Two RNAs folded together computationally: RNase P RNA and transfer RNA, 435 nucleotides in total.
The coordinates come from a structure-prediction model, not an experiment, and the mean pLDDT is 78.
[in-house]
């Protein structure tokens, strides 16, 4: 990039209509009906509830510039720095002269530097060589030793002094910026690494999460108001007995909280298509047009058939001719269209999984 | 469906300013013993779940994945 398309038939959910039974549903008809990731839940947000009078510590997140967005750790252009012959690829890419920590092992020394070997000079000694100082150019260590090369100088040496070359800083010039300049000009150089360690600058940020919340709301135990005398039992009625209640109250109505369920949240949106317009682009305006899954433990497959793609033989044709390009024609290719995977609030990125074509 | 954890030897489990990965059972060989066990000594055994970064130098930071756990006492 991209996840074949268009008919037909038969399964499947969801919704509208008919009709039959009405009782949960049967039948038909019509329309929809996964993906680039629906997945990791890694970041960003809307969206709803907590706490809310405002703020500030802590903490935690980003981190080159400038755009882009609702917002971002994306994106998109540009700088820098790496890698590549190149096309181009990658890059957590502020600060290390604000401060503190750390830097094993080796090594003399690991950071106000520093004398292990060597190199000079001084004293001692016939020498070896000992012992005092200078020296950082050489050698040795180590992941890492205080600019580099020549040239002067030096007892030996060294920015100690000069040339260039990097550095730092100040000014030009170009560019919104980040930066960039064999452009001026100081300055001998004074500054090792680590900040995916604590800091330090600059910016940004409540928590929690649809199992969020919110309407409706049984049974049956509480509550809470009102009313006020019966109640069980003696196999069914009545009489009758007996127990129990009767200021602390059976039974009744009523009110209210929560449950169980059901309904919303819940799919018209930062929304898809296309056309024209700005812009290098990321994107943004504008105009037409479409409505596009959704449930509840959870629906979206199968087969035919024509085209398309691959794949395979074959013709011809062109090129830069072991090839490679496009065309055409056939094909019984008897398992071709595979793989990764499956919506549950919803969007936007990012990763990671993937058949296949293409750079 | 949403939210948290943890993964180190065969088994349980330490390992801290980032600097040589151990401890206990358990295996393996020796000793004691007339044999085992019991005790004692001794050895072997790690991709530190996988890949990448950062750093000189990583179990330790930091990024992506696997796999496993929270079983109704994580959340209704």
């Nucleotide at each position: 990039c991209g996840a074949g398309a268009c008919g037909g038939u038969c399964g499947c959910g969801g919704c509208u209509c008919g009709u039959c039974a009405u009782u949960u549903g049967g039948c038909g008809a019509g329309u929809c009906g996964a993906g680039g990731a629906a997945a990791g839940u890694c970041c960003g947000a809307g969206c709803u509830c907590c706490u809310c009078a405002g703020g500030g510590c802590a903490g935690g997140c980003u981190g080159c510039c400038a755009g882009g967005u609702a917002a971002c750790a994306c994106c998109u252009g540009g700088g820098c720095g790496u890698c590549g012959c190149g096309a181009g690829g990658c890059g957590a890419c502020g600060g290390a002269a604000a401060g503190g920590g750390c830097c094993a092992c080796a090594g003399a020394a690991a950071a106000c530097a520093a004398a292990c070997c060597g190199c000079c000079c001084g004293c001692g000694g016939a020498a070896a060589c000992g012992u005092g100082g200078g020296u950082a150019a050489g050698g040795g260590u180590g992941a890492a030793a205080a600019g580099g090369u020549g040239g002067g100088g030096u007892a030996a040496g060294a920015g100690c002094c000069c040339a260039c070359c990097g550095c730092a800083c100040g000014c030009c010039u170009g560019g919104c910026a980040a930066c960039a300049g064999c452009g001026c000009g100081u300055g001998g150089c004074a500054c090792g690494g680590u900040a995916a360690c604590c800091c330090c600058c600059a910016g940004c940020c409540g928590g929690a999460g649809c199992a969020a919340g919110g309407c409706c709301a049984a049974a049956u135990a509480g509550g809470c108001g009102g009313u006020g005398a019966g109640g069980u039992u003696c196999g069914g009625c009545c009489c009758g007995a007996a127990c129990c209640a009767c200021u602390u109250g059976a039974g009744c109505c009523g009110c209210g909280g929560g449950u169980a369920g059901g309904c919303c949240g819940c799919a018209c949106g930062a929304g898809g298509u296309g056309g024209c317009g700005a812009g290098c682009g990321a994107u943004c305006g504008u105009c037409a047009u479409c409505c596009c899954a959704g449930a509840g433990a959870g629906a979206u497959g199968a087969c035919c058939g024509u085209c398309c793609c691959c794949c395979u033989a074959g013709g011809g044709g062109c090129c830069u001719u072991u090839g490679g390009c496009g065309u055409c024609u056939a094909g019984u290719g008897c398992a071709g269209g595979a793989a990764c995977a499956g919506a549950a609030c919803u969007c936007g990125g990012c990763u990671u999984a993937c058949g296949g074509c293409u750079c | 469906g949403g939210g948290c954890c943890g993964u180190u030897a065969g088994c349980u489990c330490a390992a801290u300013u980032g600097g040589c990965a151990g401890a206990g059972c358990a295996a393996g060989g020796g000793a004691c013993u007339c044999u085992u066990a019991a005790u004692c000594c001794c050895u072997a055994g790690g991709u530190u779940g996988g890949a990448g970064g950062u750093u000189c130098g990583a179990u330790u930071c930091c990024u992506c994945c696997a796999c496993g756990g929270c079983u109704c006492a994580c959340c209704a």
Rfam match: Bacterial RNase P class A. Its family is annotated with tRNA processing, ribonuclease P activity and dimeric ribonuclease P complex in the Gene Ontology. It is annotated as a ribozyme.